[in-house]
Context: one part of a larger RNA
RNA sequence: UCACGGUUAAGGAAUUCGGCAAAUUAGUUCUGUAACUUCGGGAUAAAGAACGCCACGCUUCGGCGUGGUCGCAGAGAAUAGGUCCAGGCGACUGUUUAACAAAAACACAGGGCUCUGCUAAAUCGUAAGAUGAUGUAUAGGGCCUGACACCUGCCCGGUGCUGGAAGGUUAAGGAAGGAUGUUAGCGCAAGCAAAGCUUCCGACUGAAGCCCCAGUAAACGGCGGCCGUAACUAUAACGGUCCUAAGGUAGCGAAAUUCCUUGUCGGGUAAGUUCCGACCUGCACGAAUGGUGUAACGAUCUGGACGCUGUCUCAACCGUGAGCUCG
Numbered sequence: 001u002c003a004c005g006g007u008u009a010a011g012g013a014a015u016u017c018g019g020c021a022a023a024u025u026a027g028u029u030c031u032g033u034a035a036c037u038u039c040g041g042g043a044u045a046a047a048g049a050a051c052g053c054c055a056c057g058c059u060u061c062g063g064c065g066u067g068g069u070c071g072c073a074g075a076g077a078a079u080a081g082g083u084c085c086a087g088g089c090g091a092c093u094g095u096u097u098a099a100c101a102a103a104a105a106c107a108c109a110g111g112g113c114u115c116u117g118c119u120a121a122a123u124c125g126u127a128a129g130a131u132g133a134u135g136u137a138u139a140g141g142g143c144c145u146g147a148c149a150c151c152u153g154c155c156c157g158g159u160g161c162u163g164g165a166a167g168g169u170u171a172a173g174g175a176a177g178g179a180u181g182u183u184a185g186c187g188c189a190a191g192c193a194a195a196g197c198u199u200c201c202g203a204c205u206g207a208a209g210c211c212c213c214a215g216u217a218a219a220c221g222g223c224g225g226c227c228g229u230a231a232c233u234a235u236a237a238c239g240g241u242c243c244u245a246a247g248g249u250a251g252c253g254a255a256a257u258u259c260c261u262u263g264u265c266g267g268g269u270a271a272g273u274u275c276c277g278a279c280c281u282g283c284a285c286g287a288a289u290g291g292u293g294u295a296a297c298g299a300u301c302u303g304g305a306c307g308c309u310g311u312c313u314c315a316a317c318c319g320u321g322a323g324c325u326c327g
Stems, first nucleotide, its partner, number of pairs: 001322008010313002014311001019308001027051005036041001038147001052069007070074001082306007089298002094106002110145007122131003148293004153223003158220002160216005167211003173205002177201003181197002185192002224242005251285001252282001263279005
C1' cells in the first nucleotide's frame, strides 16, 4: 500500500447521479393493527409488552402462581424482516439475451377477427408418407389484444381480403379464309397451275386475372384549414367559406408522449431543472398498433418521511493475509 473483517467521540446523508455500501430490524407468546379492497386480502401492517436461573405450591402435565437470586445485557451465542407515505409501468405466479441487459420486453388466463366439414385447413417432404389427431367446429390452424371494472366513436376514397358477374382487355389451343414454295398437267413461249406436302398470315372462338360493381377497419390504415361574431376587455355557444373518404367522440393530457420549458398555479424544502396535485396553449395523446381506472403482486423505475449508520464532516485504531520497501 492492497484485500477481507472489527470498533469509534460529536453530528447523522452534510456523501453521492442515486443512502451505492454498511448499519438498523430480526425469535416465541400476548396485546393491537389504518387507508384502500376484486371482501380473499392489505397484515408479521403499523405500534407495544413479556422472556434467565433457583425454591415452593398448584396442574387438565401444556404450563401457571408466589417468593428469592446474578449480570451492563436473559430470543444474553449462532440463526434471523428495517418500516411507512406517494406516483409511473406491467394485473398476477412464470420466461428471457449460457458468459455486460431480468425489464416497462416475452408469456399468461380472458377478449376479438379469420380460415378449416375431415383424404379438414395449416406444416414437412420430389414422392410415398408424416404431423395436425387415433382429434372432428365446446375441435384444429393463423393474426391481434392481454386479469378485472367502465368502455371501445367517425371514415371503405387508397391498399388488402371476401363476394359478384353484364360489359372491356386477355394466353396456349382451335379456326373460316387468304398467301409462299414444290409439281402432275396445260401452254409456241412468257407463264398458269389441281391434289398432296410445306411455310406464313388470319376474321372468329377462347379461362382465371386486371378494369368494373358491392361488402369489410378488434383488416393495413386515416381521423382539416381560413375568416368573422356577445353592451368594458378577453373569449366565442353562433355564422360564412374552402377542401376531404371522414375531419379525433368518450376518456386522459408539460405525460415512459411537451420542442419552446426549469410552461403557469398550488404542495412539500430555509432553498426543489426531479416529485405530487391542477390548468390545457396536445411542436407531435386517444380508444384491442386498445383508451381510462384499478385491490393484490414486483431483486422493476421515480419522489418523500421515520429509524439507522464511517456514505460524509475527517479521519483514527485493531485483527488476519499478500506483495513491495527498510532492517

A computed fold for a 327-nucleotide part of an RNA from a Betaproteobacteria bacterium, annotated as large-subunit ribosomal RNA, domain IV.
Its mean pLDDT, the model's own confidence on a scale to 100, is 87.